[in-house]
Context: one part of a larger RNA
């Protein structure tokens, strides 16, 4: 100093968010018990009293039983003896007021919530006529129910007691069927590909005709001379190197020389026959593009016809939901029963109300306290309650919440001492 426990002067909830823990009460008999209440309850209500042993005594009386045997249970009462204390330990309820919330016993987050959350009985709406509706499965099949609307499945509510307004415009859901829109499906107008075939264009093959170019053969003619490329000069322009500029140098055009050099290279022209190469015209056949294009194949496709649904006509709230402004006005003032006005499907009805809902706000009043942002009771200015997403009350219930009281305490003023068990020191 830590854990578990024992005690404790005066005080007694002063502690603390909160009496959390821990103290109190506790068994049985008698007595005696309140509001409220669903008449059951509440209740062990609260609050008091008593309890031990021995004598009368084997009490009265009661079970057993055939019995006045035996057993066994047994209050009441009379007197008496002892302790500080007789339920002499150990185990065994703290009570009450008033207030939320849920009726209720129950259920629930296995291991941070036990509740005011789900369930509940009961209420209520809606499916569902049995091969039911629903749920599971691909089906076969089975659950429901070996049951039949006093059944069975879905929702929402949540004993009970008093109740549950108003709105069907929106959504849903039921029921209608004139009329509009509408799918498959039928229907087939026209449309696109796809081509036998028929028209162009190109290409190519082949014939035939025209010409032309080569190559060779032969025939005529003629002569030496054509034909190309380079150099060369000269002018202008560009570019390159160069600081600039001239001079170099490249390139290109033109002109000039023109035969003055060089170098290459051929041998010309005209007719005939033969190859051969190309280019025209006509005709054929093939290939390809292009355009018409009939059946028929294939895509596609307009009018029409065509349930339910939706639009469209009702109804339906304990379906889903919703359930208003503004301005004047009464002989003090204040208010506003009254009026005007806009707007809505319709503007909260009873009840309740700073509430588990009230921001403002510790609203304002009163109670309880010396003091009270909690608590109760009123009020109504309900930021932003309201009627089965049920409204308001309500006996019992409840390891529920919240506020007060009586008892008792080491919860604290404020601490102490003691036991065990560790920590610590030795070993």
């Nucleotide at each position: 100093c830590c854990c578990u426990c024992g005690u404790u002067a005066a005080g007694g909830a002063a502690c603390u968010c909160g009496g959390c823990a821990a103290a109190u009460u506790g068994a049985c008999c008698c007595c005696g018990u309140a509001a409220c209440u669903u008449c059951g309850g509440g209740a062990u209500a609260a609050g008091g009293g008593g309890u031990g042993c021995c004598u009368c005594g084997c009490u009265a009386u009661g079970g057993u039983u055939a019995a006045g045997a035996g057993c066994c249970a047994g209050a009441g009462g009379a007197g008496g003896c002892c302790g500080c204390a007789g339920a002499a330990a150990a185990g065994u309820g703290g009570c009450c007021c008033a207030a939320g919330c849920g009726a209720c016993u129950g259920u629930u987050u296995a291991c941070c919530a036990a509740a005011a959350a789900c369930a509940c009985a009961g209420g209520u709406c809606u499916c569902u006529g049995c091969g039911a509706a629903g749920u599971c499965g691909c089906a076969a099949g089975a659950c429901g129910a070996a049951g039949u609307a006093u059944a069975g499945g879905g929702g929402c509510u949540g004993a009970c007691a008093c109740c549950u307004g108003c709105c069907c415009g929106g959504u849903g859901c039921u029921g209608g069927a004139a009329g509009g829109u509408u799918a498959a499906g039928g229907g087939g107008a026209g449309g696109g590909c796809u081509u036998a075939u028929c028209c162009g264009g190109c290409a190519c093959u082949c014939a035939a005709c025209u010409g032309u170019g080569u190559a060779u053969a032969c025939c005529u003619g003629a002569a030496g001379a054509a034909c190309u490329g380079u150099a060369u000069g000269g002018u202008u322009g560009a570019g390159a190197g160069a600081a600039u500029g001239c001079a170099u140098u490249u390139c290109a055009a033109c002109c000039a020389g023109c035969u003055u050099a060089c170098g290459g290279c051929u041998c010309u022209a005209g007719g005939u026959g033969u190859g051969u190469a190309g280019a025209g015209u006509u005709g054929a056949g093939u290939g390809c593009c292009g355009g018409a294009g009939a059946a028929g194949g294939u895509c596609u496709g307009a009018a029409c016809c065509g349930a339910a649904g939706c639009c469209c006509c009702a109804g339906u709230g304990a379906a889903c939901g919703g359930c208003g402004g503004c301005c004047g006005u009464a002989a003090c003032u204040a208010u506003a029963a009254c009026g005007g006005u806009c707007c809505u499907a319709a503007g909260g009805u009873a009840g309740c109300g700073a509430a588990a809902u009230u921001c403002c706000u510790u609203g304002u009043c009163a109670g309880g306290u010396a003091a009270g942002u909690u608590c109760u009771g009123a009020c109504c200015c309900g930021c932003a309650c309201g009627a089965a997403u049920g409204g308001u009350g309500u006996a019992a219930c409840g390891a529920u919440u919240u506020g007060g009281g009586c008892g008792c305490u080491g919860u604290c003023u404020c601490a102490a001492c003691g036991a065990g068990g560790g920590a610590c020191c030795c070993g």

Predicted 3D model of a 427-nucleotide part of an RNA (large-subunit ribosomal RNA, domain IV) from a Bacillota bacterium. Rfam family: Bacterial large subunit ribosomal RNA. On this family, see Yusupov et al., Science 2001: "Crystal structure of the ribosome at 5.5 A resolution". Rfam links the family to the GO terms structural constituent of ribosome and ribosome. The coordinates come from a structure-prediction model, not an experiment, and the mean pLDDT is 81.